[in-house]
SAM riboswitch aptamer (S box leader) from Glutamicibacter arilaitensis, 92 nucleotides, folded computationally. It matches the Rfam family "SAM riboswitch aptamer (S box leader)". Gene Ontology term of the family: regulation of gene expression. The coordinates come from a structure-prediction model, not an experiment, and the mean pLDDT is 84. Lineage of the source: Bacteria > Bacillati > Actinomycetota > Micrococcaceae > Glutamicibacter.
RNA sequence: AACCCAUCCAGAGCGACCGAGAGACCUGGCUCGUUGACGUCGCAGCAACCACCCGAACCGCGGGACGGUGCUACCGCCAGGACCGAUGGAGC
Repeated sequence: AACCCAUCCAGAGCGACCGAGAGACCUGGCUCGUUGACGUCGCAGCAACCACCCGAACCGCGGGACGGUGCUACCGCCAGGACCGAUGGAGC
């Protein structure tokens, strides 16, 4: 970061700091939040996309979970919308 592929109704929270908005954007709702939300950091956990290991095992499939990401209110909070968005892989 243009294009491509897959996924997005399952699952998993505590502490410290901060201090007013937050749930991506628009409209309308519904929620969360000074009993401290959102965010940052630490630890813990969930999951199994990639890598890796095991199952006679190339692909596929099942199991595992040390590593690279990701995630841990509400179905991507809901409905409609749009050059939709996010995450992983591949790619440059």